[in-house]
The prediction has a mean pLDDT of 87. This is a predicted structure of a 345-nucleotide part of an RNA (small-subunit ribosomal RNA, central domain) from an uncultured bacterium.
Context: one part of a larger RNA
RNA sequence: UUGGGUGUAAAGGGUUCGUAGGCGGACUGAUAAGUUGGAUAUUAAAGACUGAGGCUCAACCUCAUGUUUGUGUUCAAAACUGCUAGUCUAGAAUUAGGGAGAGGUAAGUGGAAUUCUGUGUGUAGGGGUGCAAUCCGUAGAUACACAGAGGAACACCAAAAGCGAAGGCAACUUACUGGAACUAUAUUGACGCUGAUGAACGAAAGCGUGGGUAGCGAAAAGGAUUAGAUACCCUUGUAGUCCACGCCCUAAAUGAUGAUAACUAAGUGUUGGGGCUAGACCUCAGUGCUGAAGCUAACGCAUUAAGUUAUCCACCUGAGGAGUACGGUCGCAAGAUUAAAACUC
Numbered sequence: 001u002u003g004g005g006u007g008u009a010a011a012g013g014g015u016u017c018g019u020a021g022g023c024g025g026a027c028u029g030a031u032a033a034g035u036u037g038g039a040u041a042u043u044a045a046a047g048a049c050u051g052a053g054g055c056u057c058a059a060c061c062u063c064a065u066g067u068u069u070g071u072g073u074u075c076a077a078a079a080c081u082g083c084u085a086g087u088c089u090a091g092a093a094u095u096a097g098g099g100a101g102a103g104g105u106a107a108g109u110g111g112a113a114u115u116c117u118g119u120g121u122g123u124a125g126g127g128g129u130g131c132a133a134u135c136c137g138u139a140g141a142u143a144c145a146c147a148g149a150g151g152a153a154c155a156c157c158a159a160a161a162g163c164g165a166a167g168g169c170a171a172c173u174u175a176c177u178g179g180a181a182c183u184a185u186a187u188u189g190a191c192g193c194u195g196a197u198g199a200a201c202g203a204a205a206g207c208g209u210g211g212g213u214a215g216c217g218a219a220a221a222g223g224a225u226u227a228g229a230u231a232c233c234c235u236u237g238u239a240g241u242c243c244a245c246g247c248c249c250u251a252a253a254u255g256a257u258g259a260u261a262a263c264u265a266a267g268u269g270u271u272g273g274g275g276c277u278a279g280a281c282c283u284c285a286g287u288g289c290u291g292a293a294g295c296u297a298a299c300g301c302a303u304u305a306a307g308u309u310a311u312c313c314a315c316c317u318g319a320g321g322a323g324u325a326c327g328g329u330c331g332c333a334a335g336a337u338u339a340a341a342a343c344u345c
Base pairs, nucleotide, nucleotide: 004316005315006314007299008298012313014201015200016199017198021194022193023192025088026087027086028085029084031082033081034080035077036076037075038074039073040072041071042070048067049066050064051063052062053061054060091191092188093187094186095184096183097182103177104176105175106174107173108172109171110154115149116148117147118146119145120144121143125136126135162169163168206247207246208245209244210243211242215241216240220236221235222234223233258312259311260310261309262308263307266290267289268288269287270286271285272284273283274282275281276279294301295300318345319344320343327338328337329336330335
């Protein structure tokens, strides 16, 4: 390489959109590029394969027949693929309708709690721990009440729930706005699927500029613990966490399971839509659990497949060296991405 694989052994890209490319529904006609068959030309010799023969055999040599994928020309076939003309509605999309939703962005509003400030009551403790201490407090703390300030997060509802491509999304109201499901069948008529390069989005941390800073809290300081304690525990506490704009582009970015389509027992819960005979009902779409066949090394998966098939993309090929070096690209930086070899076993 052929192949075999990718839930957990190496291996699914973080996600989507989408260019080239690959693949692509039903019917009819035409064509003949692919395809199939025939004829013909060519396919040097040697070699190889098959069968004979010659050196005592063999190697070796000689002879004979065909083969040696192929290519050109020509004739024919028309099922399949392609191309072309026309038609169709089962894929896809559009339209109409009433519903569901923490989907997104912006603005405004709210209550609980922590902290701080002021005033009042009140007096000696409070806090913290396994025990303590650092720490706060007679300059009046802790506690209680009232008033105020400010920032951040939204208890209960809450769920195996919902929405989103993923990351993710949760107080309430308003404005703008994306998508999906269902029902009706009205319209278009294959307009589809996948998708290298590419583009956009992408938790947390981190970076830049300017704000903000209640609580929490890397770093740092102190108190403990300990043989030590650069930790775990405690008291403080800076970046940060928050906002705006711009970067970074990585995660156990996980369902460790790429996307799309078709097919293959059931049972049970739940979310949204629809139907009727209104139910222990039927149906479509989602989301869970249990399980048949089947699959799997086993665990397990099982109509939400890891079953049976098809198309396209990505990736793997012993362990370490190493997701490293060098080079390239990107980045303000941190670094990201692409990605070896020597050597060792």